[in-house]
Molecule: c-di-GMP-I-GGC riboswitch aptamer
Organism: Paraliobacillus salinarum
RNA sequence: AUUGGAAAAGGCAAACUUGUUGAAAGAUAAGGACGCAAAGCCACGGGUCUAUUGUUGUCGAACUAUGAUCGCCGGGCUACCGAAA
Repeated sequence: AUUGGAAAAGGCAAACUUGUUGAAAGAUAAGGACGCAAAGCCACGGGUCUAUUGUUGUCGAACUAUGAUCGCCGGGCUACCGAAA
């Protein structure tokens, strides 16, 4: 250092509730813990979600990302410890 998370020190915070914000998906603050060895950061590739906008239309709807999601996957960058391998 890789793998790893035994021990030690810690960290993050799902669902849900309330407030704020947004067209929505969602984000954010507080409460709250399902879990997480990167559940730290980055929208770079893929996936997924939404559709203010635009297009089509049989007026039901469908498509549409420059929006969102890193706790969907991959990738990039950074980080605590050092049992076992």